[in-house]
Context: one part of a larger RNA
RNA sequence: CUGGGCGUAAAGAGUACGUAGGCGGUCAUGCAAGCGCAUGGUGAAAGGCAUAGGCUCAACCAAUGUCAGCCGUGCGAACUGCAUAACUUGAGUGCGGGAGAGGAAAGCGGAAUUCCUGGUGUAGCGGUGAAAUGCGUAGAUAUCAGGAGGAACACCGGUGGCGAAGGCGGCUUUCUGGACCGUAACUGACGCUGAGGUACGAAAGCGUGGGGAGCAAACAGGAUUAGAUACCCUGGUAGUCCACGCUGUAAACGAUGAAUACUAGGUGUGGGAGGACUGACCCCUUCCGUGCCGCAGUUAACACAAUAAGUAUUCCACCUGGGGAGUACGAUCGCAAGAUUGAAACUC
Numbered sequence: 001c002u003g004g005g006c007g008u009a010a011a012g013a014g015u016a017c018g019u020a021g022g023c024g025g026u027c028a029u030g031c032a033a034g035c036g037c038a039u040g041g042u043g044a045a046a047g048g049c050a051u052a053g054g055c056u057c058a059a060c061c062a063a064u065g066u067c068a069g070c071c072g073u074g075c076g077a078a079c080u081g082c083a084u085a086a087c088u089u090g091a092g093u094g095c096g097g098g099a100g101a102g103g104a105a106a107g108c109g110g111a112a113u114u115c116c117u118g119g120u121g122u123a124g125c126g127g128u129g130a131a132a133u134g135c136g137u138a139g140a141u142a143u144c145a146g147g148a149g150g151a152a153c154a155c156c157g158g159u160g161g162c163g164a165a166g167g168c169g170g171c172u173u174u175c176u177g178g179a180c181c182g183u184a185a186c187u188g189a190c191g192c193u194g195a196g197g198u199a200c201g202a203a204a205g206c207g208u209g210g211g212g213a214g215c216a217a218a219c220a221g222g223a224u225u226a227g228a229u230a231c232c233c234u235g236g237u238a239g240u241c242c243a244c245g246c247u248g249u250a251a252a253c254g255a256u257g258a259a260u261a262c263u264a265g266g267u268g269u270g271g272g273a274g275g276a277c278u279g280a281c282c283c284c285u286u287c288c289g290u291g292c293c294g295c296a297g298u299u300a301a302c303a304c305a306a307u308a309a310g311u312a313u314u315c316c317a318c319c320u321g322g323g324g325a326g327u328a329c330g331a332u333c334g335c336a337a338g339a340u341u342g343a344a345a346c347u348c
Stems, first nucleotide, its partner, number of pairs: 003320003007302002012316001014200004021193003025087002028084004033080002035076008048066004053061002090190001091187003094183004102176007109153001114148007124135002161168002205246006214240002219235004257315006265293011297304002321348003330341004
């Protein structure tokens, strides 16, 4: 290298778009590069292999035959390829519909917490396993009225929906992406995958400027304890929020790459369409999504089972004993934190 693998044993890139490349639907004709048949040349000798011979055997020696590959000529045309012409089922467009926390911006709303002002009111409140720190006679807690400000949106709410993933949930408006169903008017293979590349990418963190109610790393105090740099309590700063820029990582998980086709059923649920019906219901059929159960098959088992981990094909990423180590060094990126790439000695 061939090989065998990748849900949980090592192994699917966080996700998408897409360049090169790889692979690619139906039909006809042609070409003959791949392919097949025939034939010619070459393939030095020695060596190798096969046959059988010579040294008593063997090593050794000799004879005959022989390979892949390469080059040429002729023929063939099923398959791949190329060229031309055509097709509609793959793909896309149009037209008609309904669904949705998909995205961006602006505005608005009520509940609650906190704070401020005023009223009522008086000695406690708060907190815990029990306490204490803390707050309170300078009038707290409780309660009523008014005001300020920030953040999050109870119920509906659902193994419900949408999105490529991260993720998205009060209401209204504007702008905007995608999917689905029906139709079959149009294009006519325009497709799939995708090394590099580009974009997006939770939280935390970083830069500049705002904002700051609640919560809360760090920190302080009170407890607990042998100790308590913790768990519990009282406080509390970054941060959490907004704008712009950076970072580029997660158990970024379905621990399951993308695409296509095929392969028993049953039962929920979301979005459409058709049939039947007096009928919006129920029922039957069908497409797309999302769950559960289950046969064949697969699996080491667990389990998976039309949303496959089944049967096949195409393309990409990745794995190859444990530790050392996702470390060192180098390189690239970053303001930094660090990220990406990524060994070896040694050891079991």

Predicted 3D model of a 348-nucleotide part of an RNA (small-subunit ribosomal RNA, central domain) from an uncultured bacterium. Model confidence (mean pLDDT): 86 of 100. RNAcentral holds the full RNA, with entries from ENA, Greengenes and SILVA. It matches the Rfam family "Bacterial small subunit ribosomal RNA". Gene Ontology terms of the family: ribosome and structural constituent of ribosome.